[in-house]
RNA sequence: CGAUUGUAAAGGCAAAGCCUUCGAAAGGAGGUGACGCAAAGUUUCCGGUCUAACGGAUAUUUUCCUAAGAUAGCGGGACCGCCAGU
Numbered sequence: 001c002g003a004u005u006g007u008a009a010a011g012g013c014a015a016a017g018c019c020u021u022c023g024a025a026a027g028g029a030g031g032u033g034a035c036g037c038a039a040a041g042u043u044u045c046c047g048g049u050c051u052a053a054c055g056g057a058u059a060u061u062u063u064c065c066u067a068a069g070a071u072a073g074c075g076g077g078a079c080c081g082c083c084a085g086u
Stems, first nucleotide, its partner, number of pairs: 003086004012037002017032006035073001041079003045076003048071003055065003
């Protein structure tokens, strides 16, 4: 330096809930709080899932379809990365 593995140590991140806030919603942001995580670091390239404002269809005031919106803590891929063992 590279590959691989994740027992130890030093640490790291932060689910749900609650408060505030943004958003049509899904959901996001900040604070609090820890369910868990060896990439729960970054990134929508591929798939899945969620929402349906706008739009379209339908119906008589409903229902259905639709992502370029969301989810990286749903998988896969790409990039970066601490320590230790081999």
A computed fold for an 86-nucleotide RNA from Vibrio ostreae, annotated as c-di-GMP-I riboswitch aptamer. Its mean pLDDT, the model's own confidence on a scale to 100, is 87. Rfam family: c-di-GMP-I riboswitch aptamer. About the family: GEMM was predicted in a large-scale screen for bacterial structured RNA regulatory elements. NCBI's taxonomy places the organism under Bacteria, Pseudomonadati, Pseudomonadota, Vibrionaceae, Vibrio.